The part of an RNA shown here (small-subunit ribosomal RNA, 5' domain) has 530 nucleotides and comes from a Gammaproteobacteria bacterium.
Context: one part of a larger RNA
């Protein structure tokens, strides 16, 4: 000069766009933030319909039946490792960059084979017990894409013409033969979706290595699983990762140890650059989730809102025993100079879970609230000298305010009135129709049509009429740095000040006034960086 996540002080009209606990990683009421599938099962608590049966007020009421949409709880399956938030440790292969080899990857995409025959259980449920809850025992029943063997075997092991270990799982739609006493099922055709083993590939994850990466020497010597080899363990995987024995090394002034502070980078701020400060906000990595510790499950976690012990603090209790974890969204106390609604919606983007239709998502989309920042408009135009009144000045003639205003002619942005009018974000879903597939007009899948449908925002944006200048100007500073001056108080007092310094009786420096000057929905102040 130029910046801010900004405070404070005066003042404030409208609109866009962004931003908004820098401090106690302090404690936290209350809602919500992770569900979903019935096309994996057994079933039927509610609720809807259907059928039956009974009673009658003849369409009602009660009562049975999974029949049937759907479904509480339950078993299995897939997702809670993402996506949200926060920097507390970390000076380190954490980060950024550029290599590397001895590893894995659920969905997903591509090929290749396969999906065979069986077996026992246990949850709901019932029935009894304990318990104040919170949950829990025990007996009996029972299902499966849950669990087990058995065959088969691609990798894949070993002492390798040989021999070990070693997978699977059904579901839904539809169909016609008419093979069995049973015309309703099964087998059998078919399509779809699974399941299982193995190769590739994609994506993501883990592991090494070189460089670089804050301040202190008033820190100088640091290490004992310490450096190494060998063996064996372990891990997905290399490796002192970890055990046994052997040797006796390894770093360090090119700065080890320690100690202090810090999350790192793409970026941002500022400079003509070089550099110097700084890492909200957004994006990438890490790290952590009341304090420590530990594992389990899983294709991945040593797991914010799972699970086990210990601790601190809260809360419930029948005192034996039990619950909890906002650095998720909002909110509340505290702390501060200080930072928002206990809001709407999944219509859109993306996730998760199902064939789907669809639920769920404080992620995300908007809305609210703050002049916090930054750009945008507006607070009117023109004309208009009797140079009006008024104020202030005076040398008393005037000079200024000031064309300013007052009148007179316009104009109506924005705000506002008229439950005026009107886009885009809307793709998809469903439903018809055509090809493909098939034995098949079913099923499924592509393409297409369609007076079906689907917007939280939202009173949208825009945009039409309507009145009227009508509703919208302040802060600072005028002694020199520095643009702008005079007058009254004051009288070294009261005060002012960034520096230099004003004030002690004519203060352009205090304090009012008038006029001026500079920025303008702002203006100064203060604090930070350059």
């Nucleotide at each position: 000069g130029a910046u801010u996540g900004a405070a404070c002080g005066c003042u404030g009209g409208c609109g866009g766009u962004a931003u908004g606990c820098u401090u106690a990683a302090c404690a936290c009421a209350u809602g919500c933030a992770a569900g979903u599938c019935g096309a994996a099962c057994g079933g039927u608590a509610a609720c809807a319909g259907a059928u039956c049966u009974a009673g009658c007020u003849u369409g009602c009421u009660a009562g049975a039946u999974g029949c049937u949409g759907a479904c509480g709880a339950g078993u299995g399956g897939c997702g809670g490792a993402c996506g949200g938030g926060u920097g507390c440790g970390u000076a380190a292969c954490g980060c950024g960059u550029g290599g590397g080899a001895a590893u894995u990857u659920a969905c997903c995409c591509a090929g290749u084979a396969g999906u065979a025959g069986g077996g026992g259980a246990u949850a709901a449920c019932u029935u009894g017990g304990g318990g104040a809850a919170a949950c829990u025992c025990a007996a009996g029943c029972u299902a499966a894409u849950a669990c087990c063997a058995u065959a088969u075997a691609a990798g894949u092991c070993c002492u390798a013409c040989g021999g070990g270990a070693g997978a699977a799982a059904g579901a839904g739609g539809g169909c016609c033969u008419c093979u069995u006493c049973u015309u309703g099922a099964a087998a059998g055709c078919u399509c779809u979706c699974g399941c299982u083993a193995u190769u590739g590939g994609a994506u993501g994850a883990g592991c090494c290595c070189g460089c670089g990466u804050c301040g202190g020497a008033u820190u100088a010597g640091c290490u004992a699983g310490u450096u190494g080899g060998u063996a064996g363990g372990g891990u997905a995987a290399u490796g002192g990762c970890c055990u046994a024995c052997c040797a006796a090394g390894g770093c360090g002034a090119c700065g080890a140890u320690c100690c202090g502070u810090a999350g790192c980078u793409g970026g941002u701020c500022u400079g003509a650059g070089a550099g110097g400060a700084u890492g909200a906000u957004c994006a990438g990595c890490c790290a952590c989730a009341c304090u420590g510790g530990g594992a389990c499950u899983g294709a991945g976690a040593c797991a914010c809102g799972g699970c086990c012990c210990a601790g601190a603090c809260u809360c419930c209790u029948a005192c034996g025993g039990g619950a909890g974890g906002c650095a998720g969204c909002a909110g509340u106390g505290g702390g501060g100079a200080a930072u928002a609604u206990u809001g709407g919606a999944c219509a859109a983007u993306g996730g998760g879970c199902g064939g789907a239709a669809g639920c769920c998502u404080g992620a995300u989309c908007c809305a609210g609230c703050a002049a916090u920042a930054c750009c945008g408009c507006g607070u009117g135009u023109g004309u208009g000298a009797a140079g009006a009144a008024g104020g202030c000045c005076u040398g008393a003639g005037g000079g200024u305010u000031g064309u300013a205003a007052a009148g007179c002619a316009c104009u109506u942005u924005c705000a506002g009135u008229c439950a005026g009018g009107a886009a885009g974000a809307a793709a998809a879903g469903c439903a018809g129709u055509g090809g493909a597939u098939u034995a098949a007009u079913a099923c499924u899948u592509c393409a297409u049509u369609g007076u079906c449908u689907u917007g939280a925002c939202g009173u949208u944006a825009c945009u039409g009429a309507c009145a009227g200048a009508a509703g919208a100007a302040g802060c600072a500073c005028c002694g020199g740095c520095u643009a702008a001056c005079u007058c009254c108080g004051u009288g070294c007092c009261a005060g002012c000040a960034g520096c230099c310094g004003c004030g002690g009786u004519a203060a352009u420096a205090c304090g009012g006034a008038g006029g001026g000057u500079g920025c303008a929905a702002g203006c100064g102040u203060u604090a930070a960086u350059c």
The coordinates come from a structure-prediction model, not an experiment, and the mean pLDDT is 84.